The part of an RNA shown here (small-subunit ribosomal RNA, 5' domain) has 526 nucleotides and comes from an uncultured bacterium.

Context: one part of a larger RNA
RNA sequence: GAUGAACGCUGGCGGCGUGCUUAACACAUGCAAGUCGAACGGACCCAUAUUGAAACCUGGUGAUAUAUGGGUUAGUGGCGGACGGGUGAGUAACGCGUGGGUAACCUGCCUUACACAGGGAGGAUAACACUUGGAAAUAGGUGCUAAAACCGCAUAAGCGCACAGCUUCGCAUGAAGCGGUGUGAAAAACUCCGGUGGUGUAAGAUGGACCCGCGUCUGAUUAGCUUGUUGGCGGGGUAACGGCCCACCAAGGCGACGAUCAGUAGCCGGCCUGAGAGGGCGGACGGCCACAUUGGGACUGAGACACGGCCCAGACUCCUACGGGAGGCAGCAGUGGGGAAUAUUGCACAAUGGGGGAAACCCUGAUGCAGCGACGCCGCGUGAGUGAAGAAGUAAUUCGUUACGUAAAGCUCUAUCAGCAGGGAAGAAAUACUAACCUUACGGUCAGCAGACGGUACCUGAGUAAGAAGCCCCGGCUAACUACGUGCCAGCAGCCGCGGUAAUACGUAGGGGGCAAGCGUUAUCC
Repeated sequence: GAUGAACGCUGGCGGCGUGCUUAACACAUGCAAGUCGAACGGACCCAUAUUGAAACCUGGUGAUAUAUGGGUUAGUGGCGGACGGGUGAGUAACGCGUGGGUAACCUGCCUUACACAGGGAGGAUAACACUUGGAAAUAGGUGCUAAAACCGCAUAAGCGCACAGCUUCGCAUGAAGCGGUGUGAAAAACUCCGGUGGUGUAAGAUGGACCCGCGUCUGAUUAGCUUGUUGGCGGGGUAACGGCCCACCAAGGCGACGAUCAGUAGCCGGCCUGAGAGGGCGGACGGCCACAUUGGGACUGAGACACGGCCCAGACUCCUACGGGAGGCAGCAGUGGGGAAUAUUGCACAAUGGGGGAAACCCUGAUGCAGCGACGCCGCGUGAGUGAAGAAGUAAUUCGUUACGUAAAGCUCUAUCAGCAGGGAAGAAAUACUAACCUUACGGUCAGCAGACGGUACCUGAGUAAGAAGCCCCGGCUAACUACGUGCCAGCAGCCGCGGUAAUACGUAGGGGGCAAGCGUUAUCC
């Protein structure tokens, strides 16, 4: 000098940051991922029109049915739940950093280009109805039905595969392109008529996968390690290369340039310190990785071996009618526990961003804000001027006086901050709709709507010095001295050391020094 700090004493205000470093311990409760009715069949509700049962007061109420429009949405279906958010357990590794490679690869949504979208009263299934078992979770049966769900058929510019050929190129395995023959595989509609979607191919963009060089802690009181091990051949598998996996063959491969084993640890941009070289750290923010109660597994999908999905096993907790079931805060709050120690079961989607939707809009504990904590940094204030009778008081004293000390009082001012009153933002760009004008235009201009924070920031006014100073130290290092008490006691102390009757070193007082809303101590790093 520094800190995600803690402890002691003290504490006025604001801004910006920051806050479980320990038990990757266990979790009550609420919320954190939905959305689309412009994909689909239903169900329910409302309105309007037509219809007009029954009853009566005979001209109205109005059951029922049909049609149209609007609203809600359990289910099928689509997209999204692989992002965003958390944590650092594991990992000494191509995990990370850096520089390359893929002639060994994939890529939903988005952009561009090209080509298409014909036909099927095809077969189902949830919802629904009835029903069976069960305490429940839920499981099953029968019957009906729709689709942009599923399945055939047709078509194939382009594409895949197989065979053979030509051209160009490459360091090799080969790559790119062009013909030919055979063969294989697509599609979906909706609409408010403006559009939105669908299929195939090529390219881009974005995101990812894999490989390689170099770098990446400690221990030799760890010296040998290895059998899918090292390589080949052939296959399987994958988006793709590869012992990734398998059969066969060979006997290799690594290691004092530290293998193996053990310990420790997420890595980096960076942060702290230092003149630098270096040393230490990796909390907040950003990038990458890994994990989601422990272990294992796959399914779906463009993408996961998936935190708030599924299956199995283990431990734990809960429900139970004892037959069987349910759960996973290392999301945001919050609770217990551990600990020296770390916050609210807050407000809002107004902004930024994300998901869905044509849109309105819905969702969003991401985020924006507010709350708590002097935890840190920064800023401000606790008054200014004048004022000698050097007041009173306190302490010291050689009893003359000296110090606190212009300090106080008194007088004259000011009003930052806090408190009171009044005014009062920017952050909002819009989208959509409506209206007007211009216009080739779905384009442009203008107006209306929309703020959690918040009646906040900020501004103005009235009015009062009022409401706002402590902590540590004073032997030397080290700025700052006297008195009393104590008497090797009580105690101090970072080191040297101090205290046994005049202690500038203990305790108290007066005075002084330092820093200041903080000051000291402890811990850790340079």
Model confidence (mean pLDDT): 85 of 100.